[in-house]
Molecule: c-di-AMP riboswitch aptamer (ydaO/yuaA leader)
Organism: Solirubrobacterales bacterium
């Protein structure tokens, strides 16, 4: 000196995924950790009467999530892919405002799931409670330079 590759407190940030207890494993303690259990708080789903719908059910349908739609070119068997603009939708953060709605700027607009089934829907019932980002800084493995032999 480099963002090449790892790894990463605190504070913040997406995100429902947070907090207690109980066992266990590590340690002298403190803490830490575990898809191990249970709860309490969050979020999903499935399910009545009524309402909706009148059926378009392989051109399958549905669900989680902001993650959908429209043109343009190209590729192309196309319901597809690719790559541009936009439109609608998120998510941050600045400035206003203080009866919120306004503006500017920076970003995302994915991925998985069920399995031919599910409108809505009280009781009722089953799931999930992850992940990642920034970050001081640290290790590695380069590069340079510079001084000695």
């Nucleotide at each position: 000196u480099g963002u090449u590759g790892c790894c990463g407190c605190g504070c913040g940030c997406c995100g429902a995924a947070u907090c207690c207890c109980c066992g266990g494993a590590u340690u002298g303690c403190c803490g830490u950790c575990c898809u191990g259990g249970g709860g309490a708080g969050c979020g999903g789903g499935g399910a009545a009467c009524c309402c909706a719908a009148g059926u378009u059910u392989u051109u399958g349908g549905g669900g989680c999530g902001a993650g959908u739609c429209u043109c343009g070119c190209g590729g192309u068997g196309g319901u597809c892919c690719g790559u541009g603009a936009g439109a609608g939708g998120c998510g941050c953060u600045g400035c206003g405002u203080g009866u919120u709605g306004g503006u500017g700027g920076c970003g995302c607009u994915a991925g998985c799931c069920c399995g031919u089934c599910a409108g809505c829907u009280a009781a009722c019932u089953c799931c999930g409670u992850a992940g990642g980002c920034c970050c001081a800084g640290g290790c590695a493995c380069g590069u340079g330079u510079u001084u000695u032999g």